The prediction has a mean pLDDT of 86. The RNA shown here (c-di-GMP-I riboswitch aptamer) has 89 nucleotides and comes from a Clostridia bacterium. The sequence was found by an Rfam model in a public genome assembly. Its Rfam family is "c-di-GMP-I riboswitch aptamer". Rfam's curators write: GEMM was predicted in a large-scale screen for bacterial structured RNA regulatory elements.

RNA sequence: AUUCGAUAAAGGCAAACUCCGAGAAAUCGGAGGACGCAAAGCUACGGGGCUAAAGACCGGAGAGAGGUCUAUGCUAGCAGGUUGCCGAA
Numbered sequence: 001a002u003u004c005g006a007u008a009a010a011g012g013c014a015a016a017c018u019c020c021g022a023g024a025a026a027u028c029g030g031a032g033g034a035c036g037c038a039a040a041g042c043u044a045c046g047g048g049g050c051u052a053a054a055g056a057c058c059g060g061a062g063a064g065a066g067g068u069c070u071a072u073g074c075u076a077g078c079a080g081g082u083u084g085c086c087g088a089a
Stems, first nucleotide, its partner, number of pairs: 002089004012037002017032006035077001041082003047078001048075003054070005
């Protein structure tokens, strides 16, 4: 340096759910809590996924309700990219 995660040690992160808060929602923050994770560290430019306040269109005499589409909103625990601990070969 590359590949891998059998064993071991030091440690790390924290799903669901509950409470409080932010948000139109998706989702996020804090506290508790552990389903899991060898990158569950970082990264939203591009792929995938989620949401649609707002906007456009449909509808309608009109307005509202409703419907369709769109990210400028999210998701890194979907994959990619990138950096890295320990151990083995």